[in-house]
RNA sequence: GCGUCCGUAGCUCAGCUGGAUAGAGCAUCAGAUUCCGGAUCUGAGGGUCGGAGGUUCGAAUCCUCUCGGACGUA
Numbered sequence: 001g002c003g004u005c006c007g008u009a010g011c012u013c014a015g016c017u018g019g020a021u022a023g024a025g026c027a028u029c030a031g032a033u034u035c036c037g038g039a040u041c042u043g044a045g046g047g048u049c050g051g052a053g054g055u056u057c058g059a060a061u062c063c064u065c066u067c068g069g070a071c072g073u074a
Base pairs, nucleotide, nucleotide: 001073002072003071004070005069006068007067010026011025012024013023019057028044029043030042031041032040050066051065052064053063054062
């Protein structure tokens, strides 16, 4: 340089061939429980889906460019 794949919450990830309010587990915070803590239960906060543009009534999903990472190849 070329090719393939990945990027979604603090972390690990899901999201079926575009469809309605973007989710789970862990973590964090609050409450219940406890003499206190842990464990357990209930609830809450946290995201412009790496960035920009395009297509579409509608994009995390499709197209183009770009950034970062992994692997392969010379």

Source information
Model confidence (mean pLDDT): 80 of 100. Transfer RNA from a bacterium, 74 nucleotides, folded computationally. Rfam family: tRNA. From the family's description: Transfer RNA (tRNA) molecules are approximately 80 nucleotides in length. By type it is a transfer RNA.